A computed fold for an 80-nucleotide RNA from a Sulfurimonadaceae bacterium, annotated as c-di-GMP-I riboswitch aptamer. The coordinates come from a structure-prediction model, not an experiment, and the mean pLDDT is 75. Lineage of the source: Bacteria > Pseudomonadati > Epsilonproteobacteria > Campylobacterales > Sulfurimonadaceae. The sequence was found by an Rfam model in a public genome assembly.
């Protein structure tokens, strides 16, 4: 170096919910809070779900999704 694993240590990120403010809206930010996460990091000209328009019978375009999946990549520790 790589692979698997979370036994240990340092740490790390926040779900629902409240207030605020921005969007037509999906929703996003900050700030409280912690339900959980070994990648709950990053990034796709990947795929679900959602939103708005239009069509008209499920077509197209835009658009949103930290924690809905996958694929690449990268990172800590070192019992095994």
């Nucleotide at each position: 170096g790589c692979a698997c694993u979370u036994a240990u240590a340092a740490g790390c990120c926040a779900a629902a919910c409240u207030u605020a403010u921005u969007g037509u809206g999906a929703a996003a930010u900050a700030a409280g809070g912690a339900c959980g996460g070994a990648a709950a990091g990053c990034u796709g000209u990947g795929a679900g779900u959602c939103u708005u328009a239009u069509a008209u019978c499920u077509u197209u375009a835009a658009g949103a999704u930290u924690g809905u999946c996958u694929a690449g990549u990268u990172g800590c520790a070192c019992a095994u």